[in-house]
RNA sequence: CCACUAGGGGUGCCGAAUGGGCUGAGAUAAGAUUGAUUUCUUAAUCCCUUGAACCUGAUCUAGUUCGUACUAGCGUAGGAAAGUGGAGA
Repeated sequence: CCACUAGGGGUGCCGAAUGGGCUGAGAUAAGAUUGAUUUCUUAAUCCCUUGAACCUGAUCUAGUUCGUACUAGCGUAGGAAAGUGGAGA
């Protein structure tokens, strides 16, 4: 680095609403449930498995913006899921 098996995680923000728009690898759909657009489940898709995806802090702080999105900080923070085989150096 690749393959197989097993596992972990995300599915947001804006618009009165439809159509849409923004960033991204990914922001999709179907159910159940709740007083509640409340809480969960399943499938698909994408990413990641300690050289760490993602979560908490957090509707945080600064900038930008229509925006709780985006950029940076926080962050040498705290937590977070592996085995086997093959090839090369």